[in-house]
Context: one part of a larger RNA
């Protein structure tokens, strides 16, 4: 000096991206007790607290038996009785995800995926839809309370405007349009008869135009000036666009540039937390908004307790390291 272990005075998280790691803690023993919140099912071993060996007795209940297992009273030894070893530290608070699950085999276990549940659609059965050149197979030995696809993603309590663009659907009319059908007519040629080439008008399908519909389809939700008896501020006014001009919630957020916005809390001190404000650079309604017990090797932030994580090291074992071989 490196691994792996054990101990450590005082101090007790000052360490450090982070209490990472390690320490502690009756750790599904027995009693007592148990808060918010809450889907009334938990939350819950909540928390916190006491007990704990052995001997004699009194006793309840039980057995063939002082057996078994309980209350109670007295006594005894120890530093120490669940006397080894094993076997949760907990608590407050916030964001995601409802959940149990599922993943990137060997840098990611998550908030990503799935999910129940919710909705759109499309499918009438020789189904829709997928495979396959076909035969012919799943779908199904099943039939809309089934099948297949899209987006959302327990539950509560909603889910606002906009069909102007593109997408889908509905349309006996009209424009427009292909192959065909149609043949006025025209040319070549030819004594002619003819026989060849071109060919208008008109008929004729979906498609596109068109005329409506749809937003839990793609998606998209404004500017500028003025106005109240202090100032600010604008319930209101005007104006110009626009399809419509962002409704409810919610907010410096996993979103906020400006920024460590401002104020409140918590420290002695808090670019992180909480809680509120609204000036949202750039939130918002199934690309779901918002809240939500309970769940999590998830993320943040706070405290008890505890420690060699640190102040700051230091002693020890063991195996390397180093000399020989």
């Nucleotide at each position: 000096c490196u691994a792996u272990u054990u101990u450590u005075a005082a101090g007790g998280a000052a360490c450090u991206u982070u209490g990472c790691a390690a320490u502690a803690c009756a750790a599904c023993a027995g009693g007592u007790g148990u808060a918010a919140c809450u889907u009334c099912g938990g939350g819950a071993u909540a928390a916190a607290c006491c007990u704990u060996g052995c001997c004699a007795g009194u006793u309840g209940u039980u057995u063939u038996a002082u057996u078994a297992u309980g209350a109670c009273u007295g006594g005894c030894c120890g530093c120490a009785g669940u006397a080894a070893a094993a076997g949760a530290u907990u608590u407050c608070a916030g964001g995601c995800a409802a959940c149990u699950g599922u993943u990137u085999a060997a840098c990611a276990a998550a908030a990503a995926c799935a999910c129940a549940g919710g909705u759109c659609u499309c499918u009438g059965c020789a189904a829709a839809g997928u495979c396959g050149c076909a035969a012919g197979a799943c779908a199904a030995u099943g039939u809309a309370u089934a099948g297949g696809g899209g987006c959302u993603g327990a539950c509560u309590c909603c889910u606002g405007c906009c069909c102007a663009g593109u997408g889908c659907c509905a349309g006996a009319a009209g424009g427009u349009c292909a192959c065909g059908a149609g043949g006025a007519g025209a040319a070549a040629u030819u004594c002619a008869c003819g026989u060849u080439u071109c060919g208008a008008a008109u008929c004729u399908a979906a498609g596109c135009c068109c005329u409506g519909g749809u937003g839990a389809a793609c998606g998209g939700c404004g500017g500028c000036c003025g106005u109240a008896a202090c100032u600010a501020u604008a319930a209101c006014g005007g104006u110009c666009c626009u399809a419509a001009g962002g409704u409810a919630g919610c907010g410096a957020a996993a979103u906020u540039c400006c920024u460590u916005g401002u104020c409140a809390g918590g420290u002695a001190a808090g670019u992180u937390c909480u809680g509120a404000c609204c000036c949202g650079c750039a939130c918002g309604a199934a690309u779901g908004g918002a809240g939500u017990a309970a769940u999590g090797a998830u993320c943040u932030g706070a405290a008890a307790a505890c420690u060699g994580u640190c102040u700051c090291a230091a002693a020890a074992a063991u195996a390397g390291a180093c000399u020989c071989g």
Molecule: large-subunit ribosomal RNA, domain IV
Organism: Candidatus Peregrinibacteria bacterium CG_4_10_14_0_2_um_filter_38_24